[in-house]
Molecule: transfer RNA
Organism: uncultured Clostridia bacterium
RNA sequence: GCAUCCGUAGUGAAGUGGAUAUCACGCAGCCCUCCGAAGGCUGUAACAUGGGUUCGAAUCCCGUCGGAUGCA
Numbered sequence: 001g002c003a004u005c006c007g008u009a010g011u012g013a014a015g016u017g018g019a020u021a022u023c024a025c026g027c028a029g030c031c032c033u034c035c036g037a038a039g040g041c042u043g044u045a046a047c048a049u050g051g052g053u054u055c056g057a058a059u060c061c062c063g064u065c066g067g068a069u070g071c072a
Base pairs, nucleotide, nucleotide: 001071002070003069004068005067006066007065010025011024012023013022018055026044027043028042029041030040031039048064049063050062051061052060
């Protein structure tokens, strides 16, 4: 340099055109307990970025940025 794939809460994943963006772990509070652990309840926090298509975009298209793999 070229090709392919990837980028979603603090972490790991789901979501492949219409839902309030889902789950687990984490973190905070409460319950429970003599105190903890475990368990239960509540809360917390996310679509890399700029454009385009569409009535509607995390999802489709293009550019940029970052990462992985292969080729040279």